Record summary: This is a predicted structure of a 319-nucleotide part of an RNA (large-subunit ribosomal RNA, domain IV) from a hydrothermal vent metagenome. The full RNA is in RNAcentral, with records from SILVA. The coordinates come from a structure-prediction model, not an experiment, and the mean pLDDT is 80.

Context: one part of a larger RNA
RNA sequence: CCCUCGUUAAGGAACUCGGCAAAAUGACUCCGUAACUUCGGGAUAAGGAGUGCCCCCGCGGGUGAUAGGUUACACCUUGAGUCUGGGGGGGUCGCAGUGAAAUGGCGGUAGCGACUGUUUACUAAAAACACAGGUCUCUGCUAAGACGGCUAAGUCGAUGUAUAGAGACUGACGCGUGCUCGGUGCCGGAAGGUUAAAGGGACGGGUUAUCCCUUCGGGGAGAAGCUCAGAACUGAAGCCCCGGUAAACGGCGGCCCUAACUAUGAGGGUCCUAAGGUAGCGAAGUUCCUUGUCGGGUAAGUUCCGACCGAGGGACUCG
Numbered sequence: 001c002c003c004u005c006g007u008u009a010a011g012g013a014a015c016u017c018g019g020c021a022a023a024a025u026g027a028c029u030c031c032g033u034a035a036c037u038u039c040g041g042g043a044u045a046a047g048g049a050g051u052g053c054c055c056c057c058g059c060g061g062g063u064g065a066u067a068g069g070u071u072a073c074a075c076c077u078u079g080a081g082u083c084u085g086g087g088g089g090g091g092u093c094g095c096a097g098u099g100a101a102a103u104g105g106c107g108g109u110a111g112c113g114a115c116u117g118u119u120u121a122c123u124a125a126a127a128a129c130a131c132a133g134g135u136c137u138c139u140g141c142u143a144a145g146a147c148g149g150c151u152a153a154g155u156c157g158a159u160g161u162a163u164a165g166a167g168a169c170u171g172a173c174g175c176g177u178g179c180u181c182g183g184u185g186c187c188g189g190a191a192g193g194u195u196a197a198a199g200g201g202a203c204g205g206g207u208u209a210u211c212c213c214u215u216c217g218g219g220g221a222g223a224a225g226c227u228c229a230g231a232a233c234u235g236a237a238g239c240c241c242c243g244g245u246a247a248a249c250g251g252c253g254g255c256c257c258u259a260a261c262u263a264u265g266a267g268g269g270u271c272c273u274a275a276g277g278u279a280g281c282g283a284a285g286u287u288c289c290u291u292g293u294c295g296g297g298u299a300a301g302u303u304c305c306g307a308c309c310g311a312g313g314g315a316c317u318c319g
Stems, first nucleotide, its partner, number of pairs: 027051005036041001038172001052092006059085005067077003093097001117129002133170007145156003178252003183249002185245005192240003198234002204228004210221004253271005292308005
């Protein structure tokens, strides 16, 4: 010096990001116990008292000798002794009696999550996940969905059947859940537009049996067959289009004027939008400016509690 532990005068958080760590609390019995509350809780709330040993007294419980009643060893009564429980009174010792060990510190306020649970095996236990409850969507049974893979068998879903099963979001309970369907998605629709393969083959090209011309080198026309290319037209879904749908993805304005001090603006005008953020909450776990401003608490408060309440832009993620 390190690890682990013990004690400490007076002070008692002055330590520190922070009472981290340590200390303190602690058992049993009795008394007593607030706000709030979903009436279950809160609650071991908080706060207080007692606890050893010896003697005496009376009481409860178990066992039940003896005795009485009786025909009876049943049953009823009596209840010694013994075991045991707690109580009252008196005395006594120590600093100390749950004498060691084991064994909650407590209260107030606020944020978050309802709760018991689950999790990063080896730095995170949480406000993350789950949850009961709520909502939406899909699925009529060879269900939807999923495993499998040769788009096979087989299997799960389920020996279930829409009060069921699957997917998504939310997350007890209480109260509430506004406006927007223009965009994206999904659902429905089918008149029209667009449109693939396919059908269709107009027109055209190659080849040449044959014919024509020829300066004999060649040139031209050209049926059938074969072949190349191929217009119009027909042609589904999808898309365009027409509707619906936000507890689907999402979105939810600006400027100017205005009341008899000033300030403010109930009100008016105007532009734009699919619609312009309702209730509630608000410097918040969200507020950059910011230690905003006011109040409280402190001698002094970037935190805390109660109020007031106005803005713009990015990184990053998805697309």